Molecule: c-di-GMP-I riboswitch aptamer
Organism: Candidatus Bipolaricaulota bacterium
C1' cells in the first nucleotide's frame, strides 16, 4: 500500500412501530424501539425512486435503491 471480511474482540448505526415536534407533501429532528448494517460514514456527480406545482419547467426528497468520489475503526492474509 493492495486486498478481505471469523461464529473474534471493543465500539458504532438503526428499519418497522410507538410519543412527541417541523414541513402542502415527499420526508426531516427528538425520545423510545431493534430489522438489519464493515461504511447503514460524508457528498444529490449519474441512474433511479418519491413529492409539490402556477404543468412552463422548475423547487424539493431519499445516501437503508444501484453506480461514482472522498474519509474511516479492528481483525487476518
Nucleotide at each position: 500500500c493492495u486486498g478481505u471480511g471469523a461464529c473474534a474482540a471493543a465500539g458504532g448505526c438503526a428499519a418497522a412501530c410507538c410519543g412527541g415536534g417541523a414541513g402542502c407533501g415527499a420526508u426531516c429532528c427528538c425520545g423510545g424501539g431493534a430489522c438489519g448494517c464493515a461504511a447503514a460514514g460524508c457528498c444529490a456527480c449519474g441512474g433511479g425512486u418519491c413529492u409539490c406545482u402556477u404543468c412552463g419547467g422548475g423547487a424539493g426528497a431519499c445516501a437503508g435503491c444501484c453506480g461514482g468520489g472522498c474519509c474511516g475503526c479492528c481483525g487476518g492474509a